A computed fold for a 105-nucleotide RNA from an uncultured Chloroflexota bacterium, annotated as Glycine riboswitch aptamer.

[in-house]
RNA sequence: ACGGAAUGCAGGGAAGAGUUCCCGCUCUGGCGGGACGCCGAAGGUGCAAAUCUGGGCGAGGCGAAACCGGAUGAAUCUCUCAGGCAAAAGGACCCUGCAACCGAA
Numbered sequence: 001a002c003g004g005a006a007u008g009c010a011g012g013g014a015a016g017a018g019u020u021c022c023c024g025c026u027c028u029g030g031c032g033g034g035a036c037g038c039c040g041a042a043g044g045u046g047c048a049a050a051u052c053u054g055g056g057c058g059a060g061g062c063g064a065a066a067c068c069g070g071a072u073g074a075a076u077c078u079c080u081c082a083g084g085c086a087a088a089a090g091g092a093c094c095c096u097g098c099a100a101c102c103g104a105a
Base pairs, nucleotide, nucleotide: 002103003102004101007099008098009097010096011095012094013093018036020035021034022033023032024031025030037085038084039083043081044079046077050072051071052070053069054068055067
């Protein structure tokens, strides 16, 4: 060179849901607060199978099952805490490039 895992940076793409109502301010562009209604793709919460482990387990010993706990345990699932519901910003994830990591001729 090449391959792998997945970290950082840059560029591009990237959905959903009321600019609904009320109040205040205003440079009349808009901003802030409250109310109800909603969204899931920043972040965060929770969990399946499975694995391990304690009991079950006694009468000599070893081993096993049902069952009952505990630990580990994923997501685009789930909750809607946070965030969001015109535009802008943000945005999981995808693509490209660069750097770094591991292996390697």
Model confidence (mean pLDDT): 78 of 100.